A computed fold for a 72-nucleotide RNA from Candidatus Portnoybacteria bacterium RIFCSPHIGHO2_02_FULL_39_12, annotated as transfer RNA. The sequence was found in a public genome assembly. It matches the Rfam family "tRNA". About the family: Transfer RNA (tRNA) molecules are approximately 80 nucleotides in length. Taxonomically the source falls in Candidatus Portnoyibacteriota (Bacteria, Bacteria candidate phyla).
[in-house]
């Protein structure tokens, strides 16, 4: 220098172009308990950035950024 893959919640992962983006762990509150743990209930929390296609984009296209891999 060229090519490929990946980027979603604090972490690990889902989501056929179509309803309000879900789950586990973690976090906060409550119930329970003498206290704690466990269990149960409730809650907060995310689509890397910019643009485009589409009635509709986490998903498709382009560029950028970051990480990983391959060739030279």
């Nucleotide at each position: 220098g060229c090519c490929c893959u990946u980027a979603u919640a604090g972490c690990u992962c889902a989501a056929u172009g179509g309803a309000u983006a879900g789950a586990g762990c973690g976090c906060g509150a409550g119930u329970u308990u003498c206290c704690g743990g466990a269990a149960c209930u409730c809650g907060a929390a995310a689509u890397a950035g910019a643009g485009g296609u589409u009635c509709g984009a986490g998903u498709c296209c382009u560029c950028u950024u970051a990480a990983g891999g391959g060739c030279a």